[in-house]
C1' cells in the first nucleotide's frame, strides 16, 4: 500500500441471467394453494467419475465440472438461479 486474494452489504450490494406441462383429476373457492397422477427441465443446494496421484501388484483411498443423476427444487408471471459484469467496507501477505 493494493491489481489480484478472503469476509461482509437491513428482503443477504447493484446490474444481467437459461431451460422445461398456465397438463388430467378432485378438493379448498382463488393473483391462487393443497392432494393424487403423467410428461418434462437443469443453473440453488446434494451425489457420481476420468486422467493422474499414494499403495511393490491388487483391492483401497485421494480425485473437477457448465459434464453425468435427477434425490431436492423447478416447468405464465412473481420469487428463486450456477455463472458473468461492477460497487462499498474490511482485512492480511506477496512484491
Nucleotide at each position: 500500500a493494493u491489481a489480484g486474494c478472503g469476509c461482509g452489504c437491513g428482503a443477504c450490494g447493484a446490474g444481467g441471467g437459461a431451460g422445461a406441462a398456465u397438463c388430467c383429476g378432485g378438493g379448498c373457492c382463488g393473483u391462487g394453494c393443497c392432494c393424487g397422477g403423467u410428461g418434462c427441465c437443469g443453473a440453488a443446494g446434494g451425489a457420481g467419475c476420468a486422467a493422474g496421484c499414494g499403495c511393490g501388484c491388487c483391492c483401497c483411498g485421494c480425485g473437477a465440472a457448465a459434464c453425468u443423476c435427477u434425490c431436492a427444487g423447478g416447468c405464465c408471471c412473481c420469487a428463486g438461479g450456477a455463472c458473468c459484469u461492477u460497487g462499498c467496507g474490511c482485512g492480511a501477505c506477496a512484491g